This is a predicted structure of a 90-nucleotide RNA (c-di-GMP-I riboswitch aptamer) from an uncultured Steroidobacteraceae bacterium. Its mean pLDDT, the model's own confidence on a scale to 100, is 82. Of the family's consensus pairs, 95% are formed in the model.
[in-house]
């Protein structure tokens, strides 16, 4: 430079639940905490899932109301993909 199943160090991440702050919400950010993780490093390109403030539908003369629809919102620890990388082999 190319591979890279394991299995060593020595490290790293952080589920659930809490506590605090942001958010209409899903969620997310930080402390505590360990389910687990070889990219549980980074990136919404596909698919898949969550949410529904605002919107549209709709009911009502009007106020207003809704169990329907919707991502412009979200999850990378849902899955493919792109893209970086430590230490060992080799």
């Nucleotide at each position: 430079c190319g591979a890279u199943u394991u299995a060593a160090a020595g490290g790293g991440c952080a589920a659930a639940c809490u506590c605090a702050c942001c958010g209409a919400a899903a969620g997310g950010u930080g402390g505590g905490g360990a389910c687990g993780c070889a990219a549980a490093g980074c990136c919404u390109c596909c698919g898949g899932u969550c949410u529904a403030c605002g919107g549209g539908a709709u009911a009502u003369g009007c106020a207003u109301g809704u169990g329907c629809c919707u991502a412009c919102g979200a999850c990378a620890g849902c899955g493919g993909g792109g893209u970086u990388g430590c230490c060992g082999u080799u």